[in-house]
Context: one part of a larger RNA
Molecule: large-subunit ribosomal RNA, domain IV
Organism: Pseudomonadota bacterium
RNA sequence: UCCUCGUUAAGGAACUCGGCAAAUUGGCUCCGUACCUUCGGAAGAAGGAGCCCCUCGCGAGGAGGGCGCAGGGAGCCGGCCCAAGCGACUGGUUACCAAAACCACAACUCCCUGCUAAGCCGCAAGGCGCGGUAUAGGGGGUGACGCCUGCCCGGUGCCGGGAGGUGAAGGGGCGGCGUGCAAGCGCCAAACCGAAACCCCGGCAAACGGCGGCCGUAACCUUGACGGCCCUAAGGUAGCGAGAUCGCUAGUCGGGUAAGUUCCGACCGGACCGAAAGGCGUAACGACUUGGGCGCUGUCUCAACGAGGAGCCCG
Numbered sequence: 001u002c003c004u005c006g007u008u009a010a011g012g013a014a015c016u017c018g019g020c021a022a023a024u025u026g027g028c029u030c031c032g033u034a035c036c037u038u039c040g041g042a043a044g045a046a047g048g049a050g051c052c053c054c055u056c057g058c059g060a061g062g063a064g065g066g067c068g069c070a071g072g073g074a075g076c077c078g079g080c081c082c083a084a085g086c087g088a089c090u091g092g093u094u095a096c097c098a099a100a101a102c103c104a105c106a107a108c109u110c111c112c113u114g115c116u117a118a119g120c121c122g123c124a125a126g127g128c129g130c131g132g133u134a135u136a137g138g139g140g141g142u143g144a145c146g147c148c149u150g151c152c153c154g155g156u157g158c159c160g161g162g163a164g165g166u167g168a169a170g171g172g173g174c175g176g177c178g179u180g181c182a183a184g185c186g187c188c189a190a191a192c193c194g195a196a197a198c199c200c201c202g203g204c205a206a207a208c209g210g211c212g213g214c215c216g217u218a219a220c221c222u223u224g225a226c227g228g229c230c231c232u233a234a235g236g237u238a239g240c241g242a243g244a245u246c247g248c249u250a251g252u253c254g255g256g257u258a259a260g261u262u263c264c265g266a267c268c269g270g271a272c273c274g275a276a277a278g279g280c281g282u283a284a285c286g287a288c289u290u291g292g293g294c295g296c297u298g299u300c301u302c303a304a305c306g307a308g309g310a311g312c313c314c315g
Stems, first nucleotide, its partner, number of pairs: 001310008010301002014299001019296001027051005036041001038144001052066005067071001079294007086286002091103002107142007119128003145281004150211003155208002157204005164199003170193002175188005212230005239273001240270001251267005
């Protein structure tokens, strides 16, 4: 000097990206417990008090007595609270850097499938689905619950329609060609008849997707309920919004601090939120993420001492 551990004056997060680590708390009994809530919870909320041994007594209660510095006497053994984001939850995951707001999930919805089902494996035989039968099976999306889920079918896709147009082989054979003396044998071939598909006509967005621009206008200013023009299939509704949402941006105002690029609440010029690639809320839950507080501490001011081990020498 390093490793592991113990104790520490005064202060108590000033440390640091961040209380990381450590400390605090800790068991049992009793008292006592707020917001919120899906009435189950939240709750071990929080915050307090007690805790050993002997004698009497059936016992509970009670009475009397005893010891130590100390009675959950060692060990085992939650720190707590407030607010916000995300995900409802228990669960699962990158075997060896990531456990998460990722995956799954009940629940909702769309599509397919009538049974030799659809779908899947296999060259086939055969098998799964299923010794099941639409309250079943397969596929896609959303993801408890609550309130909801607007407008567009022009493009793409799917479904339905079948009059017309286009439409291959094939059928058909006008007409023509080769050869042959000929009969014939070959070849090319126009009308016309020919499915699906495409065109066409409709439907469907919890199908793929999409959801405008310019100019003017109110008796200060500003703003623009209002008007005009252009374009579109239709021009973003509700709700939310400096947000897990590029930048400008430390936006502006309020709160919290002596002081706050973070945080919370508002505002809204959202250059690129927005409704099942769901929108907005939400009790409970989380080794998740963010901000604040109480307690507590060697994290720190700022270091000191101690224990065991390593480091050094011999072997």